[in-house]
Context: one part of a larger RNA
RNA sequence: GGCGCACGGAGGAUGCCUAGGCGCCAGGAGCCUAAGAAGGACGCGGCGAACAGCGAAAUUGCCUCGGGGAGCCGUAAGCAGGCUUUGAUCCGGGGAUGUCCGAAUGGGGAAACCCGGCUGGGGUCAUGCCCAGUCAUCCCAUGAGUGAAUACAUAGCUCAUGAGAAGGCACACCCAGGGAACUGAAACAUCUAAGUACCUGGAGGAGAAGAAAACAAGAGUGAUUCCGUCAGUAGCGGCGAGCGAAAGCGGAUUAGCCCAAACCUGAGAGCUUGCUCUCAGGGGUUGUGGGACGUCUCACAUGGAGUUACAAAGGAGGCAGGUUAGGCGAAGAGAUCUGGAAAGGUCCGGCAUAGAAGGUAAAAGCCCUGUAGCCGAAAGUCUGCCCCCUCCGAGACGGAUCCCGAGUACCGCGGGACACGAGAAACCCCGUGGGAAUCCGGCAGGACCAUCUGCCAAGGCUAAAUACUCCCUGGCGACCGAUAGUGAAGCAGUACCGUGAGGGAAAGGUGAAAAGCACCGCGGGAGCGGAGUGAAAAAGAACCUGAAACCGUGCGCUU
Numbered sequence: 001g002g003c004g005c006a007c008g009g010a011g012g013a014u015g016c017c018u019a020g021g022c023g024c025c026a027g028g029a030g031c032c033u034a035a036g037a038a039g040g041a042c043g044c045g046g047c048g049a050a051c052a053g054c055g056a057a058a059u060u061g062c063c064u065c066g067g068g069g070a071g072c073c074g075u076a077a078g079c080a081g082g083c084u085u086u087g088a089u090c091c092g093g094g095g096a097u098g099u100c101c102g103a104a105u106g107g108g109g110a111a112a113c114c115c116g117g118c119u120g121g122g123g124u125c126a127u128g129c130c131c132a133g134u135c136a137u138c139c140c141a142u143g144a145g146u147g148a149a150u151a152c153a154u155a156g157c158u159c160a161u162g163a164g165a166a167g168g169c170a171c172a173c174c175c176a177g178g179g180a181a182c183u184g185a186a187a188c189a190u191c192u193a194a195g196u197a198c199c200u201g202g203a204g205g206a207g208a209a210g211a212a213a214a215c216a217a218g219a220g221u222g223a224u225u226c227c228g229u230c231a232g233u234a235g236c237g238g239c240g241a242g243c244g245a246a247a248g249c250g251g252a253u254u255a256g257c258c259c260a261a262a263c264c265u266g267a268g269a270g271c272u273u274g275c276u277c278u279c280a281g282g283g284g285u286u287g288u289g290g291g292a293c294g295u296c297u298c299a300c301a302u303g304g305a306g307u308u309a310c311a312a313a314g315g316a317g318g319c320a321g322g323u324u325a326g327g328c329g330a331a332g333a334g335a336u337c338u339g340g341a342a343a344g345g346u347c348c349g350g351c352a353u354a355g356a357a358g359g360u361a362a363a364a365g366c367c368c369u370g371u372a373g374c375c376g377a378a379a380g381u382c383u384g385c386c387c388c389c390u391c392c393g394a395g396a397c398g399g400a401u402c403c404c405g406a407g408u409a410c411c412g413c414g415g416g417a418c419a420c421g422a423g424a425a426a427c428c429c430c431g432u433g434g435g436a437a438u439c440c441g442g443c444a445g446g447a448c449c450a451u452c453u454g455c456c457a458a459g460g461c462u463a464a465a466u467a468c469u470c471c472c473u474g475g476c477g478a479c480c481g482a483u484a485g486u487g488a489a490g491c492a493g494u495a496c497c498g499u500g501a502g503g504g505a506a507a508g509g510u511g512a513a514a515a516g517c518a519c520c521g522c523g524g525g526a527g528c529g530g531a532g533u534g535a536a537a538a539a540g541a542a543c544c545u546g547a548a549a550c551c552g553u554g555c556g557c558u559u
Base pairs, nucleotide, nucleotide: 001558002557003556004555005554006553007552008551009550015544016509017508020480021479022477023476024475025474026473027472028471029469030468031168032167039101040100041099042055043054044053046079047078050075051074052059062095063094064093065092066091067090071083072082073081106115107114108113116135117134118133119132120131121130122129137165138164140162141161142160143159144158145157146156173204174202175201176200177199178198184191188238214221215220225252226251227250228249229248235243236242256461257460258459259405263282264281265280266279267278268277269276270275271274287439289404290403291402292401293398294397295396296395297394298393303392304391305390306389314388315387317386318385319384320383321382322381323380324379326375327374328373332348334347335346336345337344349366351355357369358368359367410434411433412432413431414430415429416428420446441456442455443454444453445452496503497502516543519530520529521528522527
């Protein structure tokens, strides 16, 4: 030196565990903000920092209304000092306070700072100083003042009043305006990826769409949305890659309405003095064409409807249910054995609308918390119903006249979008140039024409069925178990890195209980040896188990 055995050190795998995650289901909630948000800065405790909570009325708390019932002054021990059955701590509803920054809004600014005006108050002899309130911009409405070209006037300007806007976000869902490339086509240009990613604007708890100028086809349906099917069909396509319907049928859910115009009434304006325009009220809303207009009939309430559209305020009202704290809740302190410990074994009981689960020194239906079942709200809030309240005419006949959404429909040219790439290319949208008709009218049925059929554009509103989950409550898992599961189980978007945008960790476990080793010895200390605690200290905080690499000590064999 090697090998082997034994005993150690070091290390932290493995096993077991779970305080944290992950996925989903049901219900709720789905917005906050100039009454100052989201997010922060700085402070607040008797005792240093941090987290959490709170805001100068700041950790003792401020008020109030409820719950609850013996301890309490957070994590967090300790010292000191207090509170509490005159009900504290704690939990819930409502309110008060809420520094400074931040849309930040009196002005400024390198966020959390600096400097002001006005009104009122405090302080000072006075100034400085302090406190409360107020003072940004834009839009709209109303009112007042002022006031051009231009005489009156108007535009404009200024001021006042008004719970208008702004900013945040849930990296989700929705609509709109813009809009790639990699890639695929085995290259690549049309095409694809894809109207995707991304940017912007806007909105809501949903959004969008929506009451036929629709589909269909000789038969019919009857707003929209979503699901299944139709169907990888019909089609589109360097007919390549690939893209890819609709009707119909079966379901989910169901809801329909209001204007413009004709005409009438009133007010006002203009001037060409008998017309035009504006405003308000009535009227009216349709495709078996409707309405105005004219004539006629019935009705005006013991009736109908209503706050999500269809007109719009709600109530200080009542009832019921839910929600934001809670409460009651059966049955073994049974005997004995093992053990440190019984919930385990044996024996004997009793409950069950409760034998879900967690905890308790091991494995407990009957020990604790609970569970089944039952009960509960002063205050707030949500939903439903009732009441109060609010609103309300319908039809027939006539067919002369009038009205029925205009730079619109449509057409040419250029684009886009439709599953549809210009194609025979309709339908829909945009740009540009032309440019109708009013019911004897107009649009569509995939060029176009005829016949036939369907429908009534150029105004608007509209719940539900649908999408999503930052968040709250409850529940579930052939989900993970500390190199896993969130990046994050521990004070993590931290430490640390980067000028910055941004990147981004590691790190869990004594024990049932601290009972966390009084005391003695060695040592400067670290530490160790006794003693003691404990079931165990080879559980001593560098603490469960404690593998391997690696490093030793002793012994044996061997060189």
A computed fold for a 559-nucleotide part of an RNA from Cohnella ginsengisoli, annotated as large-subunit ribosomal RNA, domain I. Its mean pLDDT, the model's own confidence on a scale to 100, is 82. Rfam family: Bacterial large subunit ribosomal RNA. Rfam links the family to the GO terms ribosome and structural constituent of ribosome. The sequence was found in a public genome assembly. Lineage of the source: Bacteria > Bacilli > Caryophanales > Paenibacillaceae > Cohnella.